[in-house]
RNA sequence: GGCUCAUCAAGAGAUGGUGGAGGGAUUGGCCCGAUGAAACCGCGGCAACCAUUUGGUAAAUCCAGAAACGGUGCCAAUUCCUGCGGUAUGAUCCGCAAGAUGGGAG
Numbered sequence: 001g002g003c004u005c006a007u008c009a010a011g012a013g014a015u016g017g018u019g020g021a022g023g024g025a026u027u028g029g030c031c032c033g034a035u036g037a038a039a040c041c042g043c044g045g046c047a048a049c050c051a052u053u054u055g056g057u058a059a060a061u062c063c064a065g066a067a068a069c070g071g072u073g074c075c076a077a078u079u080c081c082u083g084c085g086g087u088a089u090g091a092u093c094c095g096c097a098a099g100a101u102g103g104g105a106g
Base pairs, nucleotide, nucleotide: 003104004103005102006101007100008099013043015042016041017040018039022032023031024030028081029080044075045074046073049071050070052066053065054064055063056062079098083096084095085094086093
């Protein structure tokens, strides 16, 4: 990287150093940014996906808790909005696609 499964309306940075113009995946929009973008290092924080653990149950892969000294992830805006279908248009909702994160098999 491809396949598959789950989740994505909640939550958490007026933070220090280096850095110096980009960033929010992509398109269009709309935003953020010299009152300092990306990236890297530190500090702080959020969150139970895996692992750990307690109880229920005959037993559990089921249900309900604990735990953030393990493995990840995350900390502007709903995944910032979007594209397609249900629907001629707008809104809303649902589904799909795309993307992100985690688990699994090979």